[in-house]
Context: one part of a larger RNA
């Protein structure tokens, strides 16, 4: 890994409890025991209140004949079945804990008693010669041969690195490395152990097990925890909420699902009345919050002044006013939903509601809307309310649990339509009509910026000739004063900034000079011949716009409509919607005929199969079980029957009954390959 046996709600309790069924019934039924008749101990039940004396269909509170609590004629034994309690109690799973024994042949230390340890080197004390001293001490030169010395094999480590890592090897091999006469290695025997040994101490080691060895036995320890839990169909079908809680991934209660028994519209919608509220908004009259002006008591300044006073003010300002701006914890207001209540109509059912059996559910999860937290961040996190997954399949969003449409009994090579869509992939329209974009905008994104363009709309100027382009002209007192070195229209400062002359020309728009020049604007003639500025508002584009394998921000080809927008029109396509046929099932109903039939957790009902008992009935060497088989037959299904073949001896229906009764999952057991 596959295959095949095997593998999980039992089973006991004269324990509760509810339903069915079944005996007796104001009774009911026995335990032990006994051969049996029987055995009445015993338990329920036949009366309740009340702490209790006690009383009694009542009684207890109470002063009370009031009120108000609790009661006021059906049980029991039995079999079945769901559930629950004591039990190993649906099964398999720790780590652990406690007892009794093995165990020092590994390994730790110790005792005994034997054994190992080439070669080399250095060369302490001791003695002797010599030297040297008053004697030594000292030298120095032999002799000697110490030493947890030294270099380096056996032997003992195990430091560095490759390499192995399903190994040659459950700790090794290569090549280096330390120790190598010592607190060395070593053989043989013997000694000490499980909260105990032994330890130059690392929690090490005590037979490949050590922060308590190992067998075995309490033992099916216990596990609010993970895994697993085996045939079919049928009906209904949740929940992630809320209070507690050494509670929060458990648990109870309620709350939501069944299913039974009552109960009968009491439920739900819609509508009309009639309550309710202080939220959306809006406001400022209250609390607060604020921005301006007016006023103003005071308050600083100045004047004044011996004191009291008094004048005064680009100072400040309370309160007051006027505008104006503003709150979850403001409110003079104040909706729409929302709730409560009623009536009528609709709707009659898998709608309410009460009791009583069984449950699961207590991690939810994204989407709109209204808040909180956060960054008016998260596929963020926390309420509230809907709607969908969850437990929902079918169409649409390209692929996509939560989004749009729509709720799948079964069959059909029928019809209709939703959401979405009709140019090719790829069902169906290169529909008709009118105007928009030109960017491949469509087919991602802001502040801003821009003679893009359609659409209104307000205004200046123009055949008395504009706007733009050319020609010309732009002058004078004067170089305005003042400042400067200089300021000449143009560096700066001052000025009702002015006069003349004129068709116009500023005490000057800009370049430009050291200042002046030049050069040009403004303004004015002329040529020339029709529109020519300024602005606001609005539809559609533009640009801002940058990312890692490849186009790669339309699914894709492609597309200027086959994009967008607005009106008007019309057709098609399109799903498990609905319609048609037909054909199961459920529920109501007398019929007729009506409604229904997604489903996890779960409740409930009705079946199929396995082995075994019994009773009746059958089949079988003219072949029983089993095993193999294309194709077919009736069942909705679990399946079942017949056929042929193989086998070679037992087996099957039909009724009622027990149960070791259905496998595909448990890192399930054990077998085979």
């Nucleotide at each position: 890994g596959c295959c095949a046996a095997c593998g999980a709600g039992u089973u006991g309790c004269u324990c509760g409890u509810a339903u069915c069924c079944g005996g007796c019934a104001a009774g009911g039924u026995u335990a032990a025991g006994g051969a049996a008749a029987c055995g009445g101990a015993g338990c329920c039940g036949u009366a309740g209140c009340g702490a209790a004396a006690g009383c009694g269909a009542g009684u207890c509170u109470g002063a009370a004949u009031a009120g108000g609590g609790c009661g006021u004629g059906a049980g029991u034994c039995g079999g079945a079945u769901g559930c629950g309690g004591c039990a190993g109690a649906c099964c398999c799973g720790a780590a652990g804990c406690c007892g009794a024994g093995u165990g020092a042949u590994c390994u730790a230390c110790c005792c005994a008693u034997g054994g190992g340890c080439a070669g080399g080197u250095u060369g302490a004390a001791g003695c002797g010669g010599g030297g040297g001293u008053a004697a030594g001490a000292c030298c120095u030169c032999g002799u000697g041969g110490a030493g947890g010395a030294c270099c380096g094999a056996a032997c003992c480590c195990a430091c560095g690195u490759c390499g192995g890592u399903u190994g040659a090897a459950a700790a090794c091999g290569g090549c280096g490395g330390g120790g190598a006469u010592g607190a060395c290695c070593u053989g043989u025997g013997g000694g000490u152990c499980g909260g105990a040994g032994u330890g130059a101490a690392a929690g090490g080691c005590u037979a490949a097990u050590c922060a308590a060895a190992c067998u075995c036995g309490g033992u099916u320890a216990u596990a609010u925890c993970u895994g697993g839990u085996u045939c079919u169909c049928u009906c209904c079908g949740a929940a992630a909420u809320a209070u507690a809680u050494u509670u929060u991934g458990g648990u109870a209660u309620a709350g939501c699902c069944u299913c039974g028994u009552g109960u009968g519209u009491u439920c739900a919608g819609u509508u009309g009345u009639g309550g309710u509220u202080g939220u959306a908004a809006a406001g400022c009259a209250c609390u607060g919050u604020u921005u301006g002006g007016c006023c103003u008591a005071g308050g600083g300044g100045g004047c004044c002044u011996a004191c009291c006073a008094g004048c005064u003010u680009a100072c400040c300002g309370a309160a007051g006013u006027c505008a104006g701006a503003u709150a979850a914890a403001c409110u003079c207001u104040g909706a729409a939903u929302g709730c409560c209540a009623u009536a009528a109509c609709u709707u009659c059912a898998u709608a309410g509601c009460a009791c009583g059996g069984g449950a699961g559910u207590c991690a939810g999860a994204c989407a709109g809307c209204g808040g909180g937290g956060g960054a008016u961040a998260a596929g963020c996190u926390u309420c509230g309310u809907u709607g969908u997954c969850g437990a929902g399949a079918g169409g649409g969003a390209a692929a996509c649990a939560g989004c749009c449409c729509a709720g799948a009994c079964c069959a059909c090579c029928a019809g209709c339509u939703a959401a979405g869509g009709u140019c090719c992939c790829a069902a169906a329209g290169c529909g008709c009509u009118u105007g928009c974009u030109a960017a491949g905008u469509g087919g991602a994104a802001a502040a801003c910026g821009a003679u893009g363009u359609g659409c209104g709309g307000a205004u200046g100027c123009a055949u008395a000739g504009a706007c733009a382009a050319c020609c010309a002209g732009g002058a004078u007192g004067u170089u305005g004063g003042c400042u400067u070195a200089g300021a000449g229209g143009c560096a700066g400062c001052c000025a009702u900034u002015c006069g003349u002359c004129u068709a116009a020309g500023g005490a000057g728009u800009g370049c430009g000079u050291a200042a002046u020049a030049g050069c040009u604007c403004a303004c004015u003639g002329g040529u020339c011949a029709a529109g020519u500025g300024u602005c606001c508002g609005u539809g559609c584009g533009c640009g801002g716009a940058u990312a890692a394998u490849g186009u790669a921000a339309c699914g894709g080809g492609g597309c200027u409509c086959a994009a967008g927008c607005a009106a008007g029109u019309c057709a098609c396509c399109g799903a498990a919607g609905c319609u048609g046929u037909g054909g199961a099932c459920u529920c109501c109903g007398c019929a007729a005929g009506g409604a229904g039939u997604g489903g996890u957790a779960g409740g409930a009902g009705a079946g199929c199969g396995u082995u075994c008992u019994u009773a009746g009935u059958g089949c079988a060497g003219u072949g029983a079980a089993g095993c193999g088989g294309a194709a077919g037959c009736g069942g909705c299904a679990a399946g079942c029957g017949a056929c042929c073949g193989u086998g070679g001896a037992g087996c099957g229906c039909u009724g009622a009954g027990a149960a070791g009764u259905g496998a595909g999952a448990a890192u399930g057991u054990u077998g085979g390959c």

A computed fold for a 673-nucleotide part of an RNA from a Solirubrobacterales bacterium, annotated as large-subunit ribosomal RNA, domain II. The coordinates come from a structure-prediction model, not an experiment, and the mean pLDDT is 83.